This is a predicted structure of a 99-nucleotide RNA (TPP riboswitch aptamer (THI element)) from Gemmobacter lanyuensis. NCBI's taxonomy places the organism under Bacteria, Pseudomonadati, Pseudomonadota, Paracoccaceae, Gemmobacter. Rfam family: TPP riboswitch aptamer (THI element). Rfam's curators write: Vitamin B(1) in its active form thiamin pyrophosphate (TPP) is an essential coenzyme that is synthesised by coupling of pyrimidine and thiazole moieties in bacteria. On this family, see Kubodera et al., FEBS Lett 2003: "Thiamine-regulated gene expression of Aspergillus oryzae thiA requires splicing of the intron containing a riboswitch-like domain in the 5'-UTR". Model confidence (mean pLDDT): 76 of 100.

RNA sequence: CGUCGCACCUCGGGGUGCCCAUUGGGCUGAGACGCAUCUUGCGGACCCGUUGAACCUGAACCGGUUAGGACCGGCGGAGGGAAGGUGUCCGGGCUGUCG
Numbered sequence: 001c002g003u004c005g006c007a008c009c010u011c012g013g014g015g016u017g018c019c020c021a022u023u024g025g026g027c028u029g030a031g032a033c034g035c036a037u038c039u040u041g042c043g044g045a046c047c048c049g050u051u052g053a054a055c056c057u058g059a060a061c062c063g064g065u066u067a068g069g070a071c072c073g074g075c076g077g078a079g080g081g082a083a084g085g086u087g088u089c090c091g092g093g094c095u096g097u098c099g
Base pairs, nucleotide, nucleotide: 001091002090005088006087007086008085009084010083011049012048013047014046017027018026019025020024033043034042035041036040055080056079057078061074062073063072064071
């Protein structure tokens, strides 16, 4: 000085739905929560931060599946999309000393 990995710190991004026989129940998932001045905001949990499918657009899309569905797949070698630092491991270079 530098790549990856690991650990930590701070910061940031994101979604919070659907179905039913309904006041209750069910489905998938990491996550479907709570409060409020309620098409939004705040907080918690969870996930993700360029090696970027966390998440959004396309999309009231297409195929499949199901009691139903926004569930699965395609779309997707499409387009967007939020990072810095410290330490350590490892590698290289320079200088000094000793042999």